[in-house]
Context: one part of a larger RNA
RNA sequence: GCCUACGAGUUACAUCUUACUAGCAAGUUUAAGGACUUCAGGUCCGGAGGCGAAGCGAAAGCGAGUCUGAAUAGGGCGAUAUAGCUAGUAGGAGUAGACGCGAAACCGAGGUGAUCUACCCAUGGGCAGGUUGAAGGUUGGAUAAUCUCCAACUGGAGGACCGAACUGGUAAACGUUGAAAAGUUUUCGGAUGACCUGUGGGUAGGGGUGAAAGGCUAAUCAAACUCGGAGAUAGCUCGUACUCCCCGAAAUGCAUUUAGGUGCAGCGUUAUAAAGCGAGUCAUGGAGGUAGAGCUACCAAUAGGGCUAGGGGGCUUCACCGCCUACCAACCCCCGAUGAACUCGAAUGCCAUGACAGGUCAAUAGCAGUGAGGCUGCGGGUGCUAAGGUCCGUGGCCGAAGGGAACAACCCAGACCAACCGCUAAGGUCCCAAAGUAUGUACUAAGUUGUAAGAACGAUGUGGGGAUGCUAUGACAGCUAGGAGGUUUGCUUAGAAGCAGCAACCCUCUAAAGAGUGCGUAACAGCUCACUAGUCGAGCGUUCCUGCGCGGAAAAUAAGCAGGCAUCAAGUACAUCACCGAAGCGUUGGAUUUACCGGUUAGACUGGUAAGUGGUAGGGGAGCAUUCCAGCAGCGUUGAAGCUGAACUGUGAGGUUUGGUGGAGUGGCUGGAAAAGAAAAUGUAGGC
Numbered sequence: 001g002c003c004u005a006c007g008a009g010u011u012a013c014a015u016c017u018u019a020c021u022a023g024c025a026a027g028u029u030u031a032a033g034g035a036c037u038u039c040a041g042g043u044c045c046g047g048a049g050g051c052g053a054a055g056c057g058a059a060a061g062c063g064a065g066u067c068u069g070a071a072u073a074g075g076g077c078g079a080u081a082u083a084g085c086u087a088g089u090a091g092g093a094g095u096a097g098a099c100g101c102g103a104a105a106c107c108g109a110g111g112u113g114a115u116c117u118a119c120c121c122a123u124g125g126g127c128a129g130g131u132u133g134a135a136g137g138u139u140g141g142a143u144a145a146u147c148u149c150c151a152a153c154u155g156g157a158g159g160a161c162c163g164a165a166c167u168g169g170u171a172a173a174c175g176u177u178g179a180a181a182a183g184u185u186u187u188c189g190g191a192u193g194a195c196c197u198g199u200g201g202g203u204a205g206g207g208g209u210g211a212a213a214g215g216c217u218a219a220u221c222a223a224a225c226u227c228g229g230a231g232a233u234a235g236c237u238c239g240u241a242c243u244c245c246c247c248g249a250a251a252u253g254c255a256u257u258u259a260g261g262u263g264c265a266g267c268g269u270u271a272u273a274a275a276g277c278g279a280g281u282c283a284u285g286g287a288g289g290u291a292g293a294g295c296u297a298c299c300a301a302u303a304g305g306g307c308u309a310g311g312g313g314g315c316u317u318c319a320c321c322g323c324c325u326a327c328c329a330a331c332c333c334c335c336g337a338u339g340a341a342c343u344c345g346a347a348u349g350c351c352a353u354g355a356c357a358g359g360u361c362a363a364u365a366g367c368a369g370u371g372a373g374g375c376u377g378c379g380g381g382u383g384c385u386a387a388g389g390u391c392c393g394u395g396g397c398c399g400a401a402g403g404g405a406a407c408a409a410c411c412c413a414g415a416c417c418a419a420c421c422g423c424u425a426a427g428g429u430c431c432c433a434a435a436g437u438a439u440g441u442a443c444u445a446a447g448u449u450g451u452a453a454g455a456a457c458g459a460u461g462u463g464g465g466g467a468u469g470c471u472a473u474g475a476c477a478g479c480u481a482g483g484a485g486g487u488u489u490g491c492u493u494a495g496a497a498g499c500a501g502c503a504a505c506c507c508u509c510u511a512a513a514g515a516g517u518g519c520g521u522a523a524c525a526g527c528u529c530a531c532u533a534g535u536c537g538a539g540c541g542u543u544c545c546u547g548c549g550c551g552g553a554a555a556a557u558a559a560g561c562a563g564g565c566a567u568c569a570a571g572u573a574c575a576u577c578a579c580c581g582a583a584g585c586g587u588u589g590g591a592u593u594u595a596c597c598g599g600u601u602a603g604a605c606u607g608g609u610a611a612g613u614g615g616u617a618g619g620g621g622a623g624c625a626u627u628c629c630a631g632c633a634g635c636g637u638u639g640a641a642g643c644u645g646a647a648c649u650g651u652g653a654g655g656u657u658u659g660g661u662g663g664a665g666u667g668g669c670u671g672g673a674a675a676a677g678a679a680a681a682u683g684u685a686g687g688c
Stems, first nucleotide, its partner, number of pairs: 001688006011096003015093010027051003033045005055062002065077004099239002102236001106229003110226003118203009127193001129162003132158001136154007166190003171186004205221001207217003242623006252265005266370002268367005276361001277359001280356007292344003299339002304334003308329001310328002312325004373398010402412003416590004421586003427580003430564002436577001438576006449566002457551002461548010478535005484508003489503003514529001518527002591613009624677001626674007634666002642661008
C1' cells in the first nucleotide's frame, strides 16, 4: 500500500420544557404495601401523597382581590375570558464520561527497583620495566664555634618522570536503516595514588547520591518505574456511516480576563388560527444640512490693482516744516478664487396620513446554524486619490449556482426529468471551432492593431477643418553681384575699430546696406547675415483645432492577438442586413410540492387549473435496509441461509425472478425493541 472485519449523539433520572397521540375531565393520578395468580410477569385493591381548581404580599395576613401608601389616589401583580392531570412517542435543556479518538501534566496512610550508575562501609586483589635522586646520616673543608655555609659519599622521598597491563576518553577519520540504540582504527591523558578493581553490603522518589553537568538513580530523569484515581481536563485538531421531498441562512450589533469561545438580539425553519398589517405606486404634509454652489452675508484663510492712515528707508536737517520710495501695510473701493469641523441649499432616501392594485408581513412557541467573510460598481475615511492594503455606507455576485481559452467574484443567466426539435442573451461568424472571407463610406503602413494598460516630452508621418501674411508691380528656394561713407559713434579700457561691457542708435550716397545677426582677432583684419538689383516663373510661409499612427519603450529558458495567421484586413471608426450561440425561452411527454376546484365521498383512490421544484450550515416531512421479539399464515433435503453470475423492476435507499455453488434452516404481513447502515479519524485487529 491493498482487502476483510470492527469503529463515533447512547443510557439513567420522583428532573424541567415543548409538540403530537390516547384516556378521563374540575378534576386527574397512584406510590409503597396487600390479595390472587399461569409467579423476574400480570390482574384487583390500596387515594398516603402529588399536580390542578386563586391570587397578592418579605411576612403577619387579607382574599377576586392584594401589595405599596395617610389615602376611597395612582401604580405593580392578578381576576374579569375557568383546563387540567396522567401515560406513550418525539425535539431540546440539566446532572451524570454524555458523539468518538488524542495530551503535556496532577494526586495516592499502594507498591517495585542501587545486579546499570552516584557516593559510602567491610573484606580481598593489582600496578612489567626503566629513570630522577628530597629529607636525614657519615666524612671532609671553611669558621672563634656542638651555630651556619659548602663539597663528596650514602640514603631512597614524591597526588615526581618515561612507558605496558589496567583505567580513561583528547583529536581525526569511518560508522549514521551501523558489526554496535554510543562502536572501530589510529592518536592521546593518568599509570604508588584524590589510583584501579573482585566479592558482599548501605542510602529510594520531592527522596537518595552528586570534586555540581540538573548529572546519575536498570537503554527512562527539571522529579524513576508500576498499579490505581481515570473514560483527569482539552473554549484545541481530526473523524462522525442509508435514500428521497419542501424551505433555506450568517460571517452584523451589544457584552464578555473577551477577541478563532460564549450569551442576548438580527438573519433560517416548523407549528398555531383568525385578527392586526408588511412591501409597491401615486398624492399631501413634515424633519434634516449631504452633492452642488456662494462668500460687498458670518467664520477661517486668501491673489492682483486703486485710494490712503500708520511704520521702515533715503534726501534736507540740530530739530521742525517738507520731498521721494518697483519696501511692509489697517480701513474703504474694484476684480479673482478656497474650506471635513464656514454659509445657502437640492435630487434620492426617511417619517406620517390617505387612495389604488394586491398578498405578503407581523405575533407566540419548539429547534437551530452564524457571530474568520471575500471580490466588484458607486460614495468616503486612512494610506502616497500606493497595494489583490485597511476601515465604513450602499447595490450586486461568490460563499451556497450554469456559459465566457484556462481563471470563486466581471458579462449573460437561476439546472425537477427526457427528446438525434425550435428561438434568442452575453459573446461571436478566415482556420483550429458552430455561424458573413457580408454590404457601404473613410482612416491606418506601425504587424500599430486584431487582449486591458504605457507618461512628461520630441518630430516637414499622414487625413480632415479654420484663421492669417506674402505673391504675375514676379512671391518662396537656388544662383550672380553689391552689402558703402561720416566713423576706430561716445564712454570704459593696456586695447574695445559693428560684434567684453555701459549709454546712445543719428546723418549721407544710394537699387540697397544695422552706429550691425552670427563666426572670428590681443585689438585690427577676414567670412557671413539683415537689406537691394538681376535671373527664374507659381505658389510659398506662419499659426490653431482634430482623426489615426512614430520615438520615448531596458531583464534574465520563449512567448500579453490563446494559436495559425491577417494589410481596399481576418485592423480601426460609423451605418445596415443575415446567421451561430446557454441547463435562458418555446414545443411534446413525464414526475413531484402547495393552494383551489371536482369525481368519489367512510376512507383509500383518481382528475383539472394555477404557482412552484439550484443549494452549504441548518429546520421540517416521508421512506429503505439490518439484528432480535410477539402474533398470523407460510416455504425448505423434489434443496433453506450464505456466496457468485444474469435478467427485470422502483424517483431512490432497494426489491423480484432465475442459472451455478452450497448442504439446513428461513424469509412474508402487522406491530414492537435496537450494540441498527463507513471510504476516510498519521483510526483498531487480522490477512496478503
About this RNA
This is a predicted structure of a 688-nucleotide part of an RNA (large-subunit ribosomal RNA, domain II) from a Saprospirales bacterium. The coordinates come from a structure-prediction model, not an experiment, and the mean pLDDT is 82. It was read from a public genome assembly. Lineage of the source: Bacteria > Pseudomonadati > Bacteroidota > Saprospiria > Saprospirales.